[in-house]
This is a predicted structure of an 89-nucleotide RNA (c-di-GMP-I riboswitch aptamer). Its mean pLDDT, the model's own confidence on a scale to 100, is 90. It was read from a public genome assembly, where an Rfam model found it.

């Protein structure tokens, strides 16, 4: 120093759910709350996936309806890249 990861310590992080708030949504804050988690800490302008479709395009008589479309999301899909706690085996 890399790799690894206990029924170990000290700490942290919180999934559904609910209450308030923000957003067109979809998601985000925040409080409660606990599924889980050794990177569930950043990175979405690294790449793929995947919700989602306001404004835009098209169709259409239409201010009806519908179809595509991400400079909107997700880091608790997945790989990478960047940063860190602790040490039995």
């Nucleotide at each position: 120093a890399a790799a690894c990861g206990a029924u170990a310590a000290a700490g942290g992080c919180a999934a559904a759910c609910c209450g308030c708030u923000u957003g067109a949504a979809a998601g985000g804050g925040u409080g409660g709350g606990g599924c889980g988690c050794a990177a569930a800490a950043c990175u979405a302008a690294c790449a793929g996936g995947c919700c989602u479709a306001a404004a835009g395009c098209u169709u259409g008589a239409a201010a009806a309806a519908a179809g595509c479309u991400a400079g909107g999301g997700u880091a608790g899909c997945u790989g990478g890249g960047u940063u860190g706690c602790c040490g039995a085996a």